RNAcentral holds the sequence, with entries from ENA and SILVA. This is a predicted structure of a 1544-nucleotide RNA (small-subunit ribosomal RNA) from a Candidatus Hydrogenedentota bacterium. Its mean pLDDT, the model's own confidence on a scale to 100, is 85. The source organism's lineage runs through Bacteria, Pseudomonadati and Candidatus Hydrogenedentota. It matches the Rfam family "Bacterial small subunit ribosomal RNA".
RNA sequence: UUAUCGGAGAGUUUGAUCCUGGCUCAGAACGAACGCUGGCGGCAGGCUUCAUACAUGCAAGUCGAGCGGGCAGUAGCAAUACUGUCAGCGGCGAACGGGUGAGUAACAGGUGGAUAACCUGCCUUCCGGUGGGGGAUAACGGCUGGAAACGGCCGCUAAUACCGCAUGUGGUCACUGUUUCACAAGUGACGGUGAAGAAAGGGGCCUUUAAAGCCCCGCCGGGAGAUGGGUCCGCCCCCCAUUAGGUAGUUGGCGGGAUAACAGCCCACCAAGCCGACGAUGGGUAGCCGGGCUGAGAGGUUGGCCGGCCACACUGGAACUGAGACACGGUCCAGACACCUACGGGUGGCAGCAGUAGGGAAUAUUGCGCAAUGGGCGAAAGCCUGACGCAGCCAUGCCGCGUGGGGGAUGAAGGCCUUCGGGUCGUAAACCCCUUUUCUGAGGGAAGAAACGUCUGGGGAGGAAAUGCCCCGGACUUGACGGUACCUCAGGAAUAAGCAACGGCUAACUCCGUGCCAGCAGCCGCGGUAAUACGGAGGUUGCGAGCGUUGUUCGGAAUUACUGGGCGUAAAGGGGGCGUAGGCGGUCGGGUAAGUGGAAAGUGGAAGCCCGGGGCUCAACCCCGGAAGGGCUUUCCAUACUGCCCGGCUGGAGUUCGGGAGAGGAAGGCGGAAUUCCAGGUGUAGCGGUGAAAUGCGUAGAUAUCUGGAGGAACACCAAUGGCGAAAGCAGCCUUCUGGCCCGAUACUGACGCUCAGGCCCGAAAGCGUGGGGAGCAAACAGGAUUAGAUACCCUGGUAGUCCACGCCGUAAACGUUGUGCACUAGGUGUGGGAGGUGUCGACCCCUCCCGUGCCGAAGCUAACGCAUUAAGUGCACCGCCUGGGGAGUACGCCCGCAAGGGUGAAACUCAAAGGAAUUGACGGGGGCCCGCACAAGCGGUGGAGCAUGUGGUUCAAUUCGAGGCAACGCGAAGAACCUUACCUGGGCUUGACAUCCCGCGCUACUCGUGGAAACACGGGGUUCCCGCAAGGGACGCGGAGACAGGUGUUGCAUGGCUGUCGUCAGCUCGUGUCGUGAGAUGUUGGGUUAAGUCCCGCAACGAGCGCAACCCCUGUCCUUAGUUACCAGCGGUUCGGCCGGGCACUCUAAGGAGACUGCCGGUGAUAAGCCGGAGGAAGGUGGGGACGACGUCAAGUCAUCAUGGCCCUUACGCCCAGGGCUACACACGUGCUACAAUGGCCGGUACAAUGGGUCGCGAUACCGCGAGGUGGAGCUAAUCCCAAAAAGCCGGUCUCAGUUGGGAUUGGAGUCUGCAACUCGACUCCAUGAACCUGGAAUCGCUAGUAAUCGCGCAUCAGCCACGGCGCGGUGAAUACGUUCCCGGGCCUUGUACACACCGCCCGUCACAUGACCCGAGUCGGGUGCACCCGAAGUCGCUGGCUCAACCCGCAAGGGAGAGAGGUGCCGAAGGUGUGCUUGGUGAGGGGGAUGAAGUCGUAACAAGGUAGCCGUAUCGGAAGGUGCGGCUGGAUCACCUCCUUU
Repeated sequence: UUAUCGGAGAGUUUGAUCCUGGCUCAGAACGAACGCUGGCGGCAGGCUUCAUACAUGCAAGUCGAGCGGGCAGUAGCAAUACUGUCAGCGGCGAACGGGUGAGUAACAGGUGGAUAACCUGCCUUCCGGUGGGGGAUAACGGCUGGAAACGGCCGCUAAUACCGCAUGUGGUCACUGUUUCACAAGUGACGGUGAAGAAAGGGGCCUUUAAAGCCCCGCCGGGAGAUGGGUCCGCCCCCCAUUAGGUAGUUGGCGGGAUAACAGCCCACCAAGCCGACGAUGGGUAGCCGGGCUGAGAGGUUGGCCGGCCACACUGGAACUGAGACACGGUCCAGACACCUACGGGUGGCAGCAGUAGGGAAUAUUGCGCAAUGGGCGAAAGCCUGACGCAGCCAUGCCGCGUGGGGGAUGAAGGCCUUCGGGUCGUAAACCCCUUUUCUGAGGGAAGAAACGUCUGGGGAGGAAAUGCCCCGGACUUGACGGUACCUCAGGAAUAAGCAACGGCUAACUCCGUGCCAGCAGCCGCGGUAAUACGGAGGUUGCGAGCGUUGUUCGGAAUUACUGGGCGUAAAGGGGGCGUAGGCGGUCGGGUAAGUGGAAAGUGGAAGCCCGGGGCUCAACCCCGGAAGGGCUUUCCAUACUGCCCGGCUGGAGUUCGGGAGAGGAAGGCGGAAUUCCAGGUGUAGCGGUGAAAUGCGUAGAUAUCUGGAGGAACACCAAUGGCGAAAGCAGCCUUCUGGCCCGAUACUGACGCUCAGGCCCGAAAGCGUGGGGAGCAAACAGGAUUAGAUACCCUGGUAGUCCACGCCGUAAACGUUGUGCACUAGGUGUGGGAGGUGUCGACCCCUCCCGUGCCGAAGCUAACGCAUUAAGUGCACCGCCUGGGGAGUACGCCCGCAAGGGUGAAACUCAAAGGAAUUGACGGGGGCCCGCACAAGCGGUGGAGCAUGUGGUUCAAUUCGAGGCAACGCGAAGAACCUUACCUGGGCUUGACAUCCCGCGCUACUCGUGGAAACACGGGGUUCCCGCAAGGGACGCGGAGACAGGUGUUGCAUGGCUGUCGUCAGCUCGUGUCGUGAGAUGUUGGGUUAAGUCCCGCAACGAGCGCAACCCCUGUCCUUAGUUACCAGCGGUUCGGCCGGGCACUCUAAGGAGACUGCCGGUGAUAAGCCGGAGGAAGGUGGGGACGACGUCAAGUCAUCAUGGCCCUUACGCCCAGGGCUACACACGUGCUACAAUGGCCGGUACAAUGGGUCGCGAUACCGCGAGGUGGAGCUAAUCCCAAAAAGCCGGUCUCAGUUGGGAUUGGAGUCUGCAACUCGACUCCAUGAACCUGGAAUCGCUAGUAAUCGCGCAUCAGCCACGGCGCGGUGAAUACGUUCCCGGGCCUUGUACACACCGCCCGUCACAUGACCCGAGUCGGGUGCACCCGAAGUCGCUGGCUCAACCCGCAAGGGAGAGAGGUGCCGAAGGUGUGCUUGGUGAGGGGGAUGAAGUCGUAACAAGGUAGCCGUAUCGGAAGGUGCGGCUGGAUCACCUCCUUU
């Protein structure tokens, strides 16, 4: 400091990330509607749909001061006069006002112009005039038709109605003169002559009246103005090109007609034009604007209310009247519809205001008033006015107000939650004090009213004067709203709160119910038993007389990008070139001034927006003033840039000369190698082919080999990362013809250039047509294999085709996925072509420049990958293309093609994504490196038998439950006859078997009896303990009431804890730093090494943590200490037993310590880490074993160990008891035991352990029993005693290969022991019995040393035991490992990925079912429209000889004339009809693909090398994905080689 004040994002693709990209949300708005709710007022708004149909009333009349009359009244005797009213004649109005938006894509609208091409009633002003006649007609009367509407005939009458005549300034027209303007056609002004050509009166003053005069209102002619219009023009004004050509009055001319006026507006004639890619024509949609909404703006969208314009008035057509209409409340005709009717005929048009029906999600009163504003008529009073002013209805919107204010803690009751303590609703309520807007009642009470008019006073102009006219004042009169706004008083907190939301976005959380149900949902998504997401509740949040929902528009959306986007891989560069239109264009000078810049003028209506001010108490609202209004028009100025014109220049472009390279193109000819075939020779049994085979060929002689011949196709090496071409593409050699390019050099032309929509040409392979050709190869096809199948991959054959000529096709991953041209912007290094230079005798080397072609890299760019003078960098020019995925490059239409097909190219519907790049994982029938009893090498097993045991299955009243690949299955269970026990049957109990609290009793415990299967019930005996002064209290038991107990009921997917597993695998992470937009990377990768992320070295990393290792325990050696119960070397004794004395040396015991660390030596290695060997040592390179298990994975296991949330049961899902079951048995599997025998069995003899256990126990010696065991009891609370013998072994004997002296199942009998009890269902003993089994298919397990194998011993649980199990102990005691190709598991690095629930992944197509949309479709039914023809209403115009006619003319008249009319007729002409097209929609048997839909069928195409690399085009074949052929691409993994680059 007047009119500058402004731009926010979020959710959703992924395991995560960045990008691309769509979808969705938050905002504002509305003529709204719907749901719930609703106190008041102000202001505004209110059929968006059926331009559907309308009952009823009203919406346009008025003038007696234009005219005659009827009726009524007053005055009067009457004539007559006056007043009111009615219809009529006449005048003005009815063309305004009001409604609607159908039509219209147009000079309709907007804006600016033009009219010299026009009109304009009423109004203003000026000039002039208003003379004198005539004939009718309605009303009315009579007669008459008709149901009505409405007429017909005869008769009378007036005018400001009608008609001649006169005058005529002026005006008009004809001829003509002067002059202005104009590019012109022409036109304005001023003149002259001539012609035709006007009028109406009424009222007032004065006066007796009349006349005259004056005044007022009219009338006629004319000029000017104002207002309103007509017409023309520039510019602007929606979508579709799947509408590309349209047009015959069409375009123009001459003449004429018509009009207020220009004009093909109309007509005749002449010419053949005119419009169109700057979008004609056609189709669709739509009234346009000021403005409204939104937006930072640019823009987008919209046109309701208010204002301007247009169009329409039941539908279509037409004119009449008039200043004005082709006329909303006029006429005529046609049509549809409706109504009346006496059936003859008539009437009607709410898109005026109300109102009705219908339609619809939806939109109001059949109100009051002309008081105000405005309009019509009138001299005026006044009348009329559904315009308008008001009121009514509706929260439809905007704005304002209220529903109370202050105090009030015991934080009441109640609700909800709760961890039960409490928290919260909440100062909220109650209660106390106060106020009274609102409300109710009462009283008062505006403004909107000023005029007009009447009465009256004064002044003025003019006039002779008056009325009259102009101005000022006074009085009277006028309010629908409405007794309203407003004010005052009284009363009393009194009358007044809801709606939505509360998972994220987005502000606001808990409980209950429900259990993928019911439901929610804008997007993402919630709901399958703990839902902040459903429903209810409490609480909270937001807004508030409203709140939500739905719909629509803009915004966000830079998501159509002008401001302000893109196209290598995300959608997007045309396959390539030539070139037209178009766009763009080097340098100097001059001109011009179109673009451009500046200034001024006009316009840009009002309202609105904005600013300032004012009025309603504020606000909304209204009023006043201003500002703004990017445009258009006109004039002037400027001339840098662009354009245009002119003249130059040489740098762009081109021409010329010399040289050069090349698979550039076309034609003709020639050549050798190889394959195949034919003929012949040699030769014999095979050849060929594959993973392996077979089909096939071959004794009729193949393959092999030699000779000769035929024919077709392709051109090894050179060869390349190379060359050429616009691309496609081009390769033996020679010749001819021919295009382009590069280098060097001179002269010339003088911008001749770049790009390019349409257009034209070229265009791999496949394919098509005609005719050739055909060796090899090879779609289809055939056969053989493979396979579950194999319409494939592999093999044997093989036809089109591949080749040539000519003609089509026109597509490819036609790719550098990168349009063309020009310019600019560090380098390095190869390579092809050319030129130059220094040095050199030269080969040659080096340097420089130009053109091409590669690689690596700076800046910069990029989402990243990457690109980087060959740009994807920085700019300019032009073209092409993109706008979510699917549907779909499909359908329809059109164009092209012989066909195949190509080009152009949608929609419905559907999804919340589809994508790009990069990251971390996981995975691969990818790669590299490396481990592990992983394989291999070995030993022994399992799988076969019998038995044991567990499991499945089956069975059962019950066979309780859990565990389920590895990692369930001799597992929970380290002990199921009862118990256990959870299961079943039956019998019982209900505060309970168990805990706490309360009351009563004290008969308790214990014991006996009866019933019973027991539990239990009943009865008898029996009178407890502690504390206390007492009362009483406590323990315990019984009885009782209720709180509660109880549950092995459910959820291991609600949990804790514990455990398994990957795996004792070597890994998993962090801090800081660094790199990257980021996920993330680095560290942790690399070179070595290790058992090890063990260590060393290197390194943008430096450190650290959890793991590894070590520390701990056992064991192996030694030492020290200690020495009973262990031990006994030496000494003594001895019953000969460490038994005793004694000893502590040894063994041992159990406490401490030593020892081993790659420490030492050699080698090796980078001198490191380490590795190899050696010495020493009891032991070596972790000595052996154990304990110890990182971050995590498996919703792994366990609610039945325990604990625990939720849910469930409560005379039972709890508790007690008896019996049964868990032990079943056609079967199947796992784990074991015993075996099948001689390395053995049996018999006899004999030797050597360790760990352990023992008083409710182990139990010796002794005796009995064949034995299990019994009797008995010493010793032992244990280095003392006992269990206890160890067994294999060793010695000796026997058996002699046999279902046996192997094997012991099964069964019979007899016993022993434990136990309340061995029937279901124990173990053991003895006698007898003597099964299978003779080494175990496919397959599969364990083990690398004191291990496997083998042998026995102990212990836990336990009365006993189904233990052959488990956990331990010691004895005897091997074999083998070349090695890492393969199987399995794992670690690290790397690679690909469409996987991330992570390959047990993902995913494709047919088929089947369901749903909805679409396309085709014999047709069929509508809408629109073109063309041709038929018919032709009303009506205008033209013609009209017959008919009719008052005014004027002639005439005495009759009659005639002029003119008019009816009728007739011609052109045009709406509706209608016929035919034929085009277009659009509905419907349609059937057909087609496509979409969607938790668990359908078939296969496995794709993603990894996806198991045949994939994909593109094309052809062919096949249930299907798809296969194969030909050509192409890398958007293919892997290995090897080559080349290049970087570093040294």